[in-house]
RNA sequence: AAAUUGGAGAGUUUGAUCCUGGCUCAGAACGAACGCUGGCGGCGUGGUUUAGGCAUGCAAGUCGAACGGAGAGUUAGAAAGUUUUAAGGGGUUAAACCGUUGAAACUAUUUAACAAUUAGUGGCGAAAGGGUGAGUAACGCGUGGGUAAUCUACUCUCGAGAUGGGGAUAACUCGCCGAAAGGCGAGCUAAUACCGAAUGAAAUCCUUGAUAGGCAUCUAUCGAGGAUGAAAGAUGGCCUAGUCCACUUCGGUGGAUGCUAUCGCUUGAGAAGGAGCCCGCGUCCCAUUAGCUUGUUGGUAGGGUAACGGCCUACCAAGGCGACGAUGGGUAGCCGGCUUGAGAGGGUGAUCGGCCACACUGGGACUGAGACACUGCCCAGACUCCUACGGGAGGCUGCAGUCGAGAAUCUUUCGCAAUGGACGAAAGUCUGACGAAGCGACGCCGCGUGAGCGAUGAAGGCCUUAGGGUCGUAAAGCUCUGUCUCCCAGGACGAAUGGUUGUUAGGCAAAUAGUCUAACAGUCUGACGGUACUGGGGGAGGAAGCCCCGGCUAACUCCGUGCCAGCAGCCGCGGUAAGACGGAGGGGGCGAGCGUUGUUCGGAUUUAUUGGGCGUAAAGAGCGUGUAGGUGGUUAUUUAAGUCGGGCGUGAAAAUCCUUGGCUCAACCAAGGACUGGCGUUCGAAACUGGGUGACUUGAGUACGGGAGAGGAGAGUGGAAUUCCUGGUGUAGCGGUGAUAUGCGUAGAUAUCAGGAGGAACACCGGUGGCGAAGGCGACUCUCUGGCCCGAUACUGACACUGAGACGCGAAAGCUGGGGGAGCGAACGGGAUUAGAUACCCCGGUAGUCCCAGCUGUAAACGAUGGGCACUAGGUGUAGGAGGUUCUAUCCUUCUGUGCCGCAGCUAACGCGUUAAGUGCCCCGCCUGGGGAGUACGGUCGCAAGGCUGAAACUCAAAGGAAUUGACGGGGGCCCGCACAAGCGGUGGAGCAUGUGGCUCAAUUCGAGGCAACGCGAAGAACCUUACCCGGGCUUGACAUGCUGGUGGUACUGACCUGAAAGGGAAGGGACCCACCUUUGGUGGGAGCCAGCACAGGUGCUGCAUGGCUGUCGUCAGCUCGUGUCGUGAGAUGUCGGGUUAAGUCCCACAACGAGCGCAACCCUUGUUCUUAGUUACCAUCCGCCUUUGGCGGAGACUCUAAGGAGACUGCCUGCGUUGAGCAGGAGGAAGGUGGGGAUGACGUCAAGUCCUCAUGGCCCUUAUGCCCGGGGCGGCACACGUGCUACAAUGGCCGGUACAGAGAGUUGCCAAACCGCGAGGUGGAGCUAAUCUCAAAAAGCCGGUCUCAGUUCGGAUUGGAGGCUGAAAUUCGCCUCCAUGAAGUUGGAAUCGCUAGUAAUCGCGAAUCAGCAGGUCGCGGUGAAUACGUUCCCGGGCCUUGUACACACCGCCCGUCACACCAACCGAGUUGAGUGCACCCGAAGUCCCGCCUUAGGCGGGCCGAAGGUGUGUUUGGCAAGGGGGAUGAAGUCGUAACAAGGUAGCCGUAGGGGAACCUGCGGCUGGAUCACCUCCUUU
Repeated sequence: AAAUUGGAGAGUUUGAUCCUGGCUCAGAACGAACGCUGGCGGCGUGGUUUAGGCAUGCAAGUCGAACGGAGAGUUAGAAAGUUUUAAGGGGUUAAACCGUUGAAACUAUUUAACAAUUAGUGGCGAAAGGGUGAGUAACGCGUGGGUAAUCUACUCUCGAGAUGGGGAUAACUCGCCGAAAGGCGAGCUAAUACCGAAUGAAAUCCUUGAUAGGCAUCUAUCGAGGAUGAAAGAUGGCCUAGUCCACUUCGGUGGAUGCUAUCGCUUGAGAAGGAGCCCGCGUCCCAUUAGCUUGUUGGUAGGGUAACGGCCUACCAAGGCGACGAUGGGUAGCCGGCUUGAGAGGGUGAUCGGCCACACUGGGACUGAGACACUGCCCAGACUCCUACGGGAGGCUGCAGUCGAGAAUCUUUCGCAAUGGACGAAAGUCUGACGAAGCGACGCCGCGUGAGCGAUGAAGGCCUUAGGGUCGUAAAGCUCUGUCUCCCAGGACGAAUGGUUGUUAGGCAAAUAGUCUAACAGUCUGACGGUACUGGGGGAGGAAGCCCCGGCUAACUCCGUGCCAGCAGCCGCGGUAAGACGGAGGGGGCGAGCGUUGUUCGGAUUUAUUGGGCGUAAAGAGCGUGUAGGUGGUUAUUUAAGUCGGGCGUGAAAAUCCUUGGCUCAACCAAGGACUGGCGUUCGAAACUGGGUGACUUGAGUACGGGAGAGGAGAGUGGAAUUCCUGGUGUAGCGGUGAUAUGCGUAGAUAUCAGGAGGAACACCGGUGGCGAAGGCGACUCUCUGGCCCGAUACUGACACUGAGACGCGAAAGCUGGGGGAGCGAACGGGAUUAGAUACCCCGGUAGUCCCAGCUGUAAACGAUGGGCACUAGGUGUAGGAGGUUCUAUCCUUCUGUGCCGCAGCUAACGCGUUAAGUGCCCCGCCUGGGGAGUACGGUCGCAAGGCUGAAACUCAAAGGAAUUGACGGGGGCCCGCACAAGCGGUGGAGCAUGUGGCUCAAUUCGAGGCAACGCGAAGAACCUUACCCGGGCUUGACAUGCUGGUGGUACUGACCUGAAAGGGAAGGGACCCACCUUUGGUGGGAGCCAGCACAGGUGCUGCAUGGCUGUCGUCAGCUCGUGUCGUGAGAUGUCGGGUUAAGUCCCACAACGAGCGCAACCCUUGUUCUUAGUUACCAUCCGCCUUUGGCGGAGACUCUAAGGAGACUGCCUGCGUUGAGCAGGAGGAAGGUGGGGAUGACGUCAAGUCCUCAUGGCCCUUAUGCCCGGGGCGGCACACGUGCUACAAUGGCCGGUACAGAGAGUUGCCAAACCGCGAGGUGGAGCUAAUCUCAAAAAGCCGGUCUCAGUUCGGAUUGGAGGCUGAAAUUCGCCUCCAUGAAGUUGGAAUCGCUAGUAAUCGCGAAUCAGCAGGUCGCGGUGAAUACGUUCCCGGGCCUUGUACACACCGCCCGUCACACCAACCGAGUUGAGUGCACCCGAAGUCCCGCCUUAGGCGGGCCGAAGGUGUGUUUGGCAAGGGGGAUGAAGUCGUAACAAGGUAGCCGUAGGGGAACCUGCGGCUGGAUCACCUCCUUU
C1' cells in the first nucleotide's frame, strides 16, 4: 500500500398483436457414474448403496532403576562322562586289545560373579489416537452467559512431611478334574501389593465471634473450641563429620547407620489444560396431528451424586404445557464451512477442523482421576465357528483385504527416517496415528504431440454452372530445435535445537565422586530412493481425440432413405429433391480430454423483505356483529424497552479476500493482515415508536328539534281477474297450432246473465325512484320495532379502524311434521313434429309453489370490484333535507344518497375516472400453468340430499385475457344481377345422335369430375392418326451431333427368292468432289456407307418440384402505396359519413393530403352524313350498240366499295337537388344520357386444369417402358346421367307455282352450260388464283290445290332389297340415293334451363377440320314477339355494422355415452409385514435394601428390571378376486349439446327425468343477438 467492480437474455399459445402464464435453453458446481478416446508430471481425492456378513495378518503396550523367581550366554572353580592325542607299560608276527599318567575338545550337572531376556505380582497407560453417522428435532449443536451447585491422573509453581510395625498371596512345587476353554485342593515366598498404629493442619465437618460484600440460598478474610484424618521406596555416589561392625601391614581398607544426587511417595494451596451441570436466543416439514400430562407441576423430609435438581422414595397440594403451535407423525447428526447468487436468499454438511452419538442387538454395573468403556467384564437375543455332544469361542462403523448389494469407489505395500503419542531414569520398545509409495484422467493445475521456408496450388477425396472451387502451405521436399518419453552418468534438501563418546564451564553438594545444564569436538541414524534435480546421447523420431453444424447457438453441401429406419433439451424434423435421420466431404467448439446422465443454485421479479398480484387473465369470504391480535388524533412531562452512537469482551484454527514469500510457473503450501451482518457488557443521546402521569376536541358517540321511505314483525280489511258450483238464455261447435291432433261438447259445451265458494297474487301510480348489511322488500288500515338524513346548541373526552377463530342472518330448489290447494306446474300420461324426439309445440297433470313449526346454508349470493380514513378538474340529471333569493311553476349555495359524460392519472387493452380500477396509510380474506378435481381419503356439520375443509399419482405445452384483420351466421341495414317475380320457348317422358359413368374385354389408350368434367382435349378413330391389345421383326437404332477404324465393285440402283407386311437374303448394273505426285495410275482428304464408342429415343412417373398457357369468382368494383396522423402493438385513418352513379363514377363533408393497378375513355365494328377515289361493283338521267337482260361502249349522280373527316358533350330549356354532383321531362337530332356489339379480365382465390401441345428439374426403361409392321381395339352393351336432333302435328303435312339475303370458300380446288340416270351420281369440260367465274338452290314467306283430327297423307326409327361416291381397303366400322318396311311418340312426374329487342322463338346459308364422313362447333343473314307490378322470398355478389370458442377460416370448431388398447391412483372380502400405545404374565445380569452365617466373602429374601409371552387398540406399507370413475391413443359406433339469435339465447344453484351429449321445473345473472318503445346523455 491493499483487503465492497456489481445485476445481459432467448425459444414456445396467435393468421398477426399486446398481456397473463407455465414449460424449455444458454452459466457455474460435483466424493460422481456411463460412452468414445487416452502422452507426461505435480498437488489433492476415492464405499455417497447393506450401521450387511466377514477368512487372514497387523492396529496398545511398556517398566527388571517396584518385587519374588526363571534364565540363554560369558568368566572362574568343582567333579563326572565321551572323544581325540602324547608318553611309556602289558599284549600281538603285526594289529586289535588291557590298564596308568598328562594335554585338548565336547556334553550335561553344580558353585560364585556379571547378565541380555523373561511368564507372574505390582505401577502407569489402555477413557487418547483411529472409524462411522445408525440413533437423535434434543440444551444435541451454534452463540452468549452462569456454576455463590462442581471434579480434575499425568504437568508446572509454592509449602509441609515421609516415623514405626503386621498378616497374607500369585509365580513356584505336588496332587486332581476337563476333549478343549479352563478350573479345584494342599504347601512355600516378595514388594512402590495389602492392613493397623504414631505424628500433622494450612484440609473437611460441627459450634461460635468480628470485618467486608452480594441477585435469594449465601460468599470472602481474620479468629476460638471440638471431631475426622497420611505415606514407599528405588537407583547412583561418598565415607567428609558423628556412631557402630569386620579385617588390618595400624597408614588404613570394606561395610552399616548416615550424608548427598535423581526419580518416586504423602498432604495442602495455586496455575494451566480438561470435564460435568444450568440458563437466554437460534435450529426442517405436516393442523387431513388440537388438545397433552400422574413423578405429571409444586412443597416438606430423606436418599443419592464430584455437584444443583422428582434424579429417586414417602407424604401433602392440584397443578404444569398449548394456536407465539403443545402432543403426535415424518425426515435429519449439528457447526466452521462448501456451492450458487449482484445481493437478499437458496441448496448442502464428502475430504480438513470443533462438538455430539454409536461400537453385533438390548440391558447392567465393576475398575478408575476419567468409562457405564470399539480390539474390558456380566446377562439376554440373533448369527457364525470348534466339540469327545458334556460344553466352549467370536464381534473390522481401526489398516489392508474378501463376499454380497450396487451405476459406482483403491494395495492383504514400505517405514518408524520425520511429526505426534504410551511406558521407561535412559538406551529403547510399541504405534495400519503418521510419513511415504501403489492403483483410478475422479478433480484442479502445468507441459508436450514440433518450428521455419515451401505453389506444378502435386496426387487423392468432395463439390461443380464442367469453367472451376475446396481440403491447402496443408502434404511432399529443404533447413532447424530438442520440452516430455527413452538410454548413460552424477546426485540431493528433508538430519539435528536428536542419540552417544569426549573436553570445558556452571548448578546441587562436604566433594577433585555423582548428577544436571550449557558450549565445543568426534561419531551414528533416510522408508521415500538412486527419487527430485543436473549433465550428456539419439532422432521429428514414441504421443489426438471427442462433440456439434434447422432456430435458440458458433458452424453447409452431396449421396442414401422415403411418416420407413430413425432424431429430439424446447419448438419440432422424416410421407422421393431432408442444411434436423444415416454416411461422406467441408466447417465450428473444446482439447488429454470430449460428450451424456443424475443432482444443486442461477436465469425464475415463477412465493415477490429487497421485489408480484386479485373488475374481465388464477385470485375479494354471500352479508353482518364482534373476541384475541395488528394499527391508531392533538398536547405537556417523565422513562429508556425498541432505536441511534462510543468503548470493552467474544466471534477457535483452517477456509474466502488482500499483501508478500516457497516449489522453474501454476495448482499447492507458508507468513502477516483484512473480514466475521451476531451475542454479551458498559457509557451516553431522547427526535420517533412503546410504557407511566396529566390535559385537549377536530375522530367517535350521546341528548334536542324536524324529515323521507315497497326497512322488519303481527293482526285485520278490500277490489279486479282465473277456476269451480248452482240457476237462466241459447245451439253446434269450442279449444288449440306453423298446420294438425289428443281434449271438451247434443247427458247441451264455448258464448252470455245472475248468485255463490275458495285460494293465490296485488294492474294503473312505477320512475337507471325509495329502503335495507346482504338475501331482499310493492293493495289498504292499525299495533310493535330497527336503521338513516338534515338543523342548531350542549355534553363525554380517543371511547377509534380492521377483525383469525366465534356467533347471527342468508334467493330458489330440497327435507321433516301439520294445514291449505284457485292458477301455474318438475315427474308422469296422451297428441303432434321427426330418420329417431326419452325435447322444443299442444291437451291434461302429481310433488311443489301458499301458511305454521323446524332443518338445510348454497347461487352468475355480481358492481364478477373486502372494510375504514384522507387527498386529487369539472359538467349535467334525479331523490330527501336546510339556508338565501324571486312577481312566479324562479334561481343560487350546501349536506346526504343515486345515474350519465368526462380532465389529470391508472390500465395488457377494454375501460375506471370524488360512488376510482387515481394518489397514500391501516387491517382482514384470497392467488401462484391447464387437466386430474372442488375429485379421493380423513375430519367435521346435516334426517337426507349434500355442505365446509381439501390432496396426490398420472398427463399436456400449453390453458387463458383484451384487442386486430379476415371468414362465417338458419344476425341487422343499404344496394346490384334473367337472382326471384311477370312472360316466351325448352330440358326431364319417346326414338335417334353424341359425351360420360358402369359393366364387359386380350385391349375397350389417356386426361377432364359441383358451378368452373360429361357434342370437353378431339376444327372430324375404316388403315394412318394411335398413345391400347395380339402376333412378327430391328438394336448406335425411325431422328441429331461428335470421335476412332475401315471402305472402289464402295455409295446408289436392283431382277429374283421368302414372308401378311416389316424384315431377311440376293444375281446384275454402278458412281461423285478436292489436293498432291513419279499421271493406263497412285497417295491423302470430303460426302456416302460399314464396324464400334459417346449417345439417341420414351404420349413412362411426378401439374403436390416447375415455366408457359387456360378456367373460375367476374367486366364483380374493387385491390393497394407514399407521406402525415392515431394506437405499446397487430393495425387504423385515407377507402368511413350524407347524396349520386353501371362504376372507389362524381360532389359535399372529414386528420388527412396525394398517387398507382382496376372503372371510364383511347381501339375495332355497326347506325347518320360529308370529302376524296372508283373496277370486277352500280345504272336515275343523256348518247350509241345489241336488244331476253347494265349485256356492251362513253359521260356521270345514287347504291356500294374503302380511306379520311364531321357528329353526342347532359351542350340547350324547365323542374327537382345543398347555387353541388346528378336526376326527371322536353327541344333539336340518324342517333340521348355507356346509342348497339366486340376486344380489353385489377390485387388475388381454388397446391383449380394441363409433364398427352410445347418447354423443363428430378426419378425410371436402354436387344426395351425405344423403333418398324400386319391384324384387332378406341365403335364393344343389362343399365344410369349430361348435351343435342327429330317429332308427337292443321299457326300443320304433301303437291305445284313464285320472291327476297348476308357472310364466306375455291388450282391436288370450286366446277358452269349441255347430255345420261327416278335419284345419289356419271359423262363433259367453258370460266375462275376470284366485287369479274364457280359453289349457289337460300329457307321460312307469298299464291293455288289437297288432307280433316286419325297413331293419320302426322312421325320417321328399325329392317329387307337395289345402287352411288371417296378411298390400297367401307366385314368389324363411312356418307349418300331409290324401292319397300313404318317402331316409340297424342306435349311429358318430381325437378330444372335459357332469354329483357333486332333479343327470345323460328328459317335456312356458309366455313374450319377433311380423301370420305356434321344432328357438333364457329360464323351469316331472313321473319320477328311477349313481359318486367316490384325487391318480401330462392341463388350469387358489393358496402357498412354486429356476434364468434372459426383462421385448413361453417365442407369450420366441438360435447358425451358405447366398443378396443394401455397407464396411474381410489374403494375392496381378505391376506401378510413393520412401528407403536395400554393391561397382564414370566423375570436374566446387576445396583440398592433386609436377614443369617464359618465375614476381602457366602447364602436366603425383596424392589426395580432387558429380552420373551398373552390380550386389545392404533399408525403405516405390500399383495388382491371384483368395483366405480380418470388420463391417453391418425382414421370405430350413436347422436349434435356448446361456439352465430348455433337454429329452443346461454350460463349458475337446486330438484326430477333420460342410451348419451342433455331435457324440464323454480329462482337468479348478462359474461345474450335483433327489433320496437320509454328514460337519460351528447352534438347541432

This is a predicted structure of a 1580-nucleotide RNA (small-subunit ribosomal RNA) from a Nitrospirota bacterium. Rfam family: Bacterial small subunit ribosomal RNA. The source organism's lineage runs through Bacteria, Pseudomonadati and Nitrospirota. The coordinates come from a structure-prediction model, not an experiment, and the mean pLDDT is 83.